[in-house]
RNA sequence: GAUAACGGCAAACUUGUCGAAAGACAGGGACGCAAAGCCAUGGGUCUAAGGCUUGGACUAAGCUAUGAUUGCCAGGUUGCCGAA
Numbered sequence: 001g002a003u004a005a006c007g008g009c010a011a012a013c014u015u016g017u018c019g020a021a022a023g024a025c026a027g028g029g030a031c032g033c034a035a036a037g038c039c040a041u042g043g044g045u046c047u048a049a050g051g052c053u054u055g056g057a058c059u060a061a062g063c064u065a066u067g068a069u070u071g072c073c074a075g076g077u078u079g080c081c082g083a084a
Stems, first nucleotide, its partner, number of pairs: 001081001008033002013028006031071001037077003041074003044069003050064005
């Protein structure tokens, strides 16, 4: 980062599985993506099993990641092509 080339990934939705949940994995499927490859390092966001608190009590409420999100932003790192 191009009216390029070879390609790559795969949102929503859906089927199955795992998980307390957020969500993840596999199949189908394409919204899009020049890193929509990888890393949870900083920030943000989501969830709240467990823990703590409130409540006369309750299957209630609140707080809290050690959980999740790299297709939220940044940072690190590794790649394809080579016009302007």